Context: one part of a larger RNA
RNA sequence: UGCUCGUGGUGUUGGUUGGCGGGCUUUCCAUUCAACCCGUAUUGAAGCACAGACCAAGGAGUCUAACACGUGUGCGAGUCAGUGGGUUUGAAAACCUACAAGGUGCAAGGAAGCUGACGGGUGAGAUCCCCUCUCUGGGGGGGUGCAUCAUCGAGCAACCUUGAGCCUAUGCAAAGGGUUCGAGUGCGAGCACACCUGUUGGGACCCGAAAGAUGGUGAACUAUGCCUGAGCAAGGCAAAGCCAGAGGAAACUCUGGUGGAGGCUCGUAGUGAUACUGACGUGCAAAUUGUUCAUUUGACUUGGGUAUAGGGGUGAAAUACUAAUCGAACCAUCCAGUAGUUGGUUUCCUAUGAAGUUUCCCUCAAGAUAGCUAGAGCUCACACGUGAGUUUUAUCAGGUAAAGCAAUUGAUUAGAGGCAUCAGGAGCGUAACGCCCUCGACCUAUUCUCAAAAUUUAAAUAGGUAAGAGGGUGCGGCUGCUCCAUUGAGCCGUGCCAUGGAAUCGAGAGCUCCAAGUGGGCCAUUUUUGGUAAGCAGAACUAGCGAUGCGGGAUGAACCGAGAGUCAAGUUAUGGUGCCGAAUUAUGUGGUAACCUAGAUCCCACAAAGGGUGUUGGUUGAUUAAGAUAGCAGGACGGUGAUCAUGGAGGUUGAAAUCCGCUAAGGAGUGUGUAACAACUCACCUGCCGAAUCAAAUAGGCCCAAAAAUGGAUGGCGCUGAAGCACACAACCUAUACUUGACCGUCAAAGCAAUUGCCUGGCUCUGAUGAGUAGGAGGACAUGGGGGUCAUUGAGAAGACUUGGGCAUGAGCUUCGGUGGAUCAACCCUCGGUGCAGAUCUUGGU
Numbered sequence: 001u002g003c004u005c006g007u008g009g010u011g012u013u014g015g016u017u018g019g020c021g022g023g024c025u026u027u028c029c030a031u032u033c034a035a036c037c038c039g040u041a042u043u044g045a046a047g048c049a050c051a052g053a054c055c056a057a058g059g060a061g062u063c064u065a066a067c068a069c070g071u072g073u074g075c076g077a078g079u080c081a082g083u084g085g086g087u088u089u090g091a092a093a094a095c096c097u098a099c100a101a102g103g104u105g106c107a108a109g110g111a112a113g114c115u116g117a118c119g120g121g122u123g124a125g126a127u128c129c130c131c132u133c134u135c136u137g138g139g140g141g142g143g144u145g146c147a148u149c150a151u152c153g154a155g156c157a158a159c160c161u162u163g164a165g166c167c168u169a170u171g172c173a174a175a176g177g178g179u180u181c182g183a184g185u186g187c188g189a190g191c192a193c194a195c196c197u198g199u200u201g202g203g204a205c206c207c208g209a210a211a212g213a214u215g216g217u218g219a220a221c222u223a224u225g226c227c228u229g230a231g232c233a234a235g236g237c238a239a240a241g242c243c244a245g246a247g248g249a250a251a252c253u254c255u256g257g258u259g260g261a262g263g264c265u266c267g268u269a270g271u272g273a274u275a276c277u278g279a280c281g282u283g284c285a286a287a288u289u290g291u292u293c294a295u296u297u298g299a300c301u302u303g304g305g306u307a308u309a310g311g312g313g314u315g316a317a318a319u320a321c322u323a324a325u326c327g328a329a330c331c332a333u334c335c336a337g338u339a340g341u342u343g344g345u346u347u348c349c350u351a352u353g354a355a356g357u358u359u360c361c362c363u364c365a366a367g368a369u370a371g372c373u374a375g376a377g378c379u380c381a382c383a384c385g386u387g388a389g390u391u392u393u394a395u396c397a398g399g400u401a402a403a404g405c406a407a408u409u410g411a412u413u414a415g416a417g418g419c420a421u422c423a424g425g426a427g428c429g430u431a432a433c434g435c436c437c438u439c440g441a442c443c444u445a446u447u448c449u450c451a452a453a454a455u456u457u458a459a460a461u462a463g464g465u466a467a468g469a470g471g472g473u474g475c476g477g478c479u480g481c482u483c484c485a486u487u488g489a490g491c492c493g494u495g496c497c498a499u500g501g502a503a504u505c506g507a508g509a510g511c512u513c514c515a516a517g518u519g520g521g522c523c524a525u526u527u528u529u530g531g532u533a534a535g536c537a538g539a540a541c542u543a544g545c546g547a548u549g550c551g552g553g554a555u556g557a558a559c560c561g562a563g564a565g566u567c568a569a570g571u572u573a574u575g576g577u578g579c580c581g582a583a584u585u586a587u588g589u590g591g592u593a594a595c596c597u598a599g600a601u602c603c604c605a606c607a608a609a610g611g612g613u614g615u616u617g618g619u620u621g622a623u624u625a626a627g628a629u630a631g632c633a634g635g636a637c638g639g640u641g642a643u644c645a646u647g648g649a650g651g652u653u654g655a656a657a658u659c660c661g662c663u664a665a666g667g668a669g670u671g672u673g674u675a676a677c678a679a680c681u682c683a684c685c686u687g688c689c690g691a692a693u694c695a696a697a698u699a700g701g702c703c704c705a706a707a708a709a710u711g712g713a714u715g716g717c718g719c720u721g722a723a724g725c726a727c728a729c730a731a732c733c734u735a736u737a738c739u740u741g742a743c744c745g746u747c748a749a750a751g752c753a754a755u756u757g758c759c760u761g762g763c764u765c766u767g768a769u770g771a772g773u774a775g776g777a778g779g780a781c782a783u784g785g786g787g788g789u790c791a792u793u794g795a796g797a798a799g800a801c802u803u804g805g806g807c808a809u810g811a812g813c814u815u816c817g818g819u820g821g822a823u824c825a826a827c828c829c830u831c832g833g834u835g836c837a838g839a840u841c842u843u844g845g846u
Stems, first nucleotide, its partner, number of pairs: 037052001039050002053846006063202006070195006078104003083098005108115002120152005128143006154185001156182001158180001159178003165172002205344002208341001212334006223308009235265002237262001241258007270295003275291002278289002310326001312322002347780004352775001357370001359368002371518002373515001375513006386506003390503002392467005402457001403455001409451003414446001416444003421441002424438002427435002471497009481488001521545002524542001526540002529537002550561003565743007575733003578717003584730001587728004599719001610704003615700003619696005631688005637661003643655002667682001671680002744770005750764003781835001783832007799819001801817001804815004
């Protein structure tokens, strides 16, 4: 020095493991906040409305016939099954073919006899063609004119009418007319099959009656009759008859015995069943048991046989009994009887989305009809056309609100004036339609108050029509209508006129077919009827709840805000900001003191009339430096004891009056008082004092008025220069609302056939939009069988298990793991006894 090996350090790279930290998604556990139980019928259910312990399996719009609309396929003035024959086959299915019948269509009208439809005109109109202008976007003119719509005309049948002619004398009938009528004609559109939806008949979505009918089986229970058998201690009372004795003239009577009748008595067996309303009451028992009780020689109890059978029997009669069944037995069938009624009715997503009103109904728990709604389709369209829960302009109709009653009708208060007339009363007068006074009616001009069924006047709102080419204006014709009239009206033909005849908005406008659900409604503002009123009953307009969640109102169907795909950020509404509770124990100015019980936010969970010298404002009217008000003090007199009345009344029971003098001032008297006086006091005047004072009504808080039954509610705690009330002024908090962004779905518009890989059932891009019960529509998931394609499996299928993973908006799909031990997935068609939480569901289990 090179090579090889080992070790250590450093750096780089990679692997493994561990620690710490961040983000997203999902699952499980825990905590905080929010959060009432589903189904049902309902205007409305968490309900002190009903059903529901739990699990497994079963469990409800099906099939058929006819019809209607729509869609698809085949043929088409036809079409089609069926039948026969043939081919083939193990047998069918299938295929081929012929035939005349049949269905339906091609002809209608009329009750019927019967008769029996050919081409059209105008306007709007898709399409296509021609000419012309032009910036090639398009505009103008002319022609063609589909479908369809509107309108006029013409044929056919029926109906009304006219009736030449012919004729067998009965009919045949041409040419006409008609403001009549038809499910008709006018160059066909149908037939067959399949499917969706709907209607009707069928068990007809499933379960459920009380009933009705037909035919049978029952009298072993029990009801009653008949036949034939059986059974019923021991006592008591003592009928007839008989015996003896006594009495009596006799009839006969009395006494003592004997005797043993009886729906007689007590009572055992038997039969029954009164009370305890005892025991028992998942019993001994689907009627028993204990004691008590009724009857016990008779209308007694009972065995066997026999008779009576369901609108029938039997019944000492209770609708009792007729086999645990009786106001009409049991069994089977009609029968899966019917129910306008109760209950139930099984997977998902997407977009749409009601009604409780009209009319009729032996209609009021139901239907039909129109309306509201979904779906399907058609005709046009990108426009000076078209439409509107809107406005404007023009015009029309109205008789409500209001108003007025010195206008109508009706009601109604008050005075004033009054010639004549009428009624009542009074005076003069013999009396008078004589005079005079008065009070009314009445008249006149006023005055007060009113009207759903009164009104001169007369709104607002609401309603109708119009705002142009289908228009305007000329000319010429036709008419049986009309007119004195070529007058009018209508129609036909032909010229001219374009500033396209208000605004705003539109996501285009119009038409047809078919069908569901609904046809119990309720609340609020305003208007309004009945009612004392009602969370009462009945109407109108609009908006809501029903069918609807979210933020707020403590709580809550309907109130306030706001309407909702899935997320993120920001900002607000309603309502709030002491704590519960996110956010100012913020700021400013006032007022409030409330011991049965201060107050505190629409609907809304109440309080009134009336009061307060509690307090605070403003208003009006007074007083006051010529000294008020309040306070203290002084005076408060005389005529006069005024007049009347009174037993009395001297200021002061009462009546009528209410002057004068002197004063600074003093009432023929404001109260106390007396039998009546007296005395005191007040009004009024003055002194001291030295600056504001008094009254009335008013309205903000507050207070009284203010009493109820479980203990109790500004939501609770609590709050007093508020955390209450009133007025300002800021900041802050938060909804699924608004703004912005991302993603998902739906709908619509526009564009893209070109490269040889495929997807037009596709792709790209833009815009709008998203609540939902009953209901209809579209697209999917899952399940069993069949056909086709492609395929799994002893190297472990299906199935069931699993705090695991992944995908999908979802129904669901898929995968790991441990089991298991033999089958089986996917895709495209097709068929269906195809999806459970409920039905006092069925069966089984716990």
Large-subunit ribosomal RNA, domain II from Pinus taeda, 846 nucleotides, folded computationally. Rfam family: Eukaryotic large subunit ribosomal RNA. A reference for the family is Yusupov et al. (2001), "Crystal structure of the ribosome at 5.5 A resolution", Science. The family has 88 seed sequences and 107,465 matches in Rfam 15.1. Clan: LSU clan. The organism belongs to Pinus subgen. Pinus, within Eukaryota.